[in-house]
Context: one part of a larger RNA
Molecule: small-subunit ribosomal RNA, 5' domain
Organism: uncultured prokaryote
């Protein structure tokens, strides 16, 4: 001296751009935070309104409007993204380079080929039984892009034979010929040339969005590898599915991944096991660098979602806001039983020196559905709170000696405070009021928004502290105190003349700040 996600103290006019629980990955009320499709599907209220009708004059029924709506249910797609945390991990986690001839990729795309004909249930629903509830039956109707068969199918996929090519010599890749398996689902919008009814309506014809089946791309992912990646040797020896081989399994895939056999290997002073620490990188501080330290925001990887463990679904999970088990804790209970998980976003208590609002809107940018209109989005974009950083401005400008009054020192002459103030003349920046107004939106849609910004108008008017003055290190007297009070980074101040304590006056430095602490370079 650089710096900090900082706290503290003491002060505090303003934009503007960041940043904000570093400690208990403790616990959590309470609201939101992932739904969305009627152009897949069957079903469908109610309030309240009109008209009728029947009386009992305000009820009942019934028509219709609400409305083919809301809310439920089957289906689809989406919930694996996107938000959060670093707890665990010294590891192929991670970064770099390669490999995959050992793989797979929904939606999106190029590009081919098909979308034929059938079946049988079930949920809503009725009806009805159990339980306090949470929720479970029971029976009896029904759809469908839901389910299940059949049909057809090849440049798909297995087998068999041949034959080019290529190759890292493990195999790939191409072609050709036998043989065997394997699909689907339709929904909407027009239009009558042909065909039928003779009116536009069906078959039909197109169009658009789906569905099956390949081949390719893109894009993600998976997995192997090389050589990097923190301390301890007051850890020196570790390992039996250990490390290799056959077989099988299992996996989208390669492999002791997993079993059975068989061999006796594999690691290791070039640090192996074992303890201790830690998420990692791109980066940040700091340094002339070399290095050293650190990994907050921000961006990629990873790794978790109350702890310990399993799988389902799916392309993708071994899944934060899904299922099951087991434990810990909270609640609710009719004591049989249930029901939950902020390390999302606000917000509670706890801990701590210390960290914010139960805000506003999808206007924009992105995302999930949907043909679309739209819906949904605590992602996002804004705003709210802190001097918590940086960066900017502003608390006036000029001119004024009778060097005023007062402090304050003093040899009492005076010195200083001090052009400082007052007076005088201006000025209006930022706050202030009042009027006008963009941009972000492409035709529409602006949360932000009393918006940035421009103009006008008042008035010097609303805006400075904070540490230090012994040496180091800039900046001095006087009074109180008398080894007391008390200071202190390091020397070292204080026991009567203390520039070191405690005040005043004047000074010095920094500045909306300023000083102390802490931990780094």
């Nucleotide at each position: 001296g650089a710096a900090u996600g900082a706290a503290c103290g003491c002060u505090u006019g303003c934009g503007g751009c960041g940043u904000g629980c570093u400690u208990a990955a403790c616990a959590c009320a309470u609201g939101c935070a992932a739904g969305u499709c009627g152009u897949a599907c069957g079903a469908g209220a109610a309030c309240u309104c009109u008209u009728u009708a029947g009386c009992u004059u305000g009820c009942u029924a019934a028509a219709g409007a609400u409305a083919g709506u809301a809310a439920a249910g089957u289906g689809g797609c989406g919930u694996a993204c996107g938000g959060g945390u670093g707890a665990g991990u010294a590891a192929c986690g991670c970064g770099u380079g390669g490999g995959u001839a050992a793989u797979c990729u929904a939606c999106c795309u190029c590009u081919g080929a098909a979308u034929c004909g059938g079946g049988g249930a079930u949920a809503a629903c009725a009806u009805u039984g159990c339980g306090a509830a949470a929720g479970c039956g029971a029976u009896g109707c029904u759809a469908a892009u839901a389910c299940c068969g059949g049909a057809u199918a090849a440049u798909a996929u297995c087998u068999c034979a041949a034959a080019a090519u290529c190759g890292u010599c493990a195999g790939g890749u191409u072609u050709u010929g036998a043989g065997a398996u394997c699909a689907a689902a339709a929904g909407u919008g027009g239009c009558c040339u042909c065909u039928a009814c003779a009116u536009g309506u069906a078959a039909g014809c197109u169009g658009c969005u789906g569905u099956u089946u390949g081949u390719g791309g893109a894009u993600g992912a998976g997995c192997c590898u090389a050589a990097g990646u923190c301390a301890g040797a007051u850890u020196a020896g570790c390992u039996u599915g250990u490390u290799g081989g056959u077989a099988a399994g299992g996996u989208a895939a390669u492999g002791g991944c997993u079993u059975a056999c068989c061999a006796a290997g594999g690691c290791g002073a070039c640090g192996a096991u074992c303890u201790g620490u830690a998420g990692u990188u791109g980066g940040u501080c700091u340094g002339a660098g070399a290095g050293g330290a650190c990994g907050a925001a921000c961006a990629g990887c990873c790794a978790c979602a109350c702890u310990g463990g399993g799988a389902c679904u799916g392309a993708g999970a071994c899944a934060c806001g899904g299922c099951c088990c087991a434990g810990a804790c909270u609640c609710c209970u009719a004591c049989g039983g249930g029901a939950g998980g902020c390390a999302g976003c606000a917000g509670u208590g706890g801990g701590g020196a210390a960290u914010a609002u139960u805000g506003c809107a999808c206007a924009a940018u992105g995302g999930g559905c949907g043909c679309a209109a739209g819906c949904c989005u605590g992602a996002u974009g804004c705003a709210g709170c802190a001097a918590u950083g940086c960066c900017g401005c502003g608390u006036g400008u000029g001119u004024g000696a009778a060097g005023a009054a007062g402090g304050c020192c003093u040899g009492c002459g005076g010195g200083u405070u001090g052009u400082a103030a007052a007076g005088c003349a201006c000025u209006u920046u930022c706050a202030g009021u009042u009027g006008g107004g963009a941009a972000g939106a492409u035709a529409a849609u602006g949360a932000c928004g009393u918006u940035a910004c421009c103009a006008a108008c008042a008035g010097a008017a609303g805006a400075a502290g904070c540490a230090c003055c012994g040496g180091c290190u800039a900046a001095c007297u006087c009074c109180g105190u008398g080894c007391c009070a008390g200071c202190a980074g390091c020397c070292g101040c204080g026991g009567u003349a203390a520039u070191a304590c405690g005040g005043a006056g004047g000074g010095u430095g920094c500045a909306a700040g300023c000083g102390u602490u802490a931990a780094u370079c």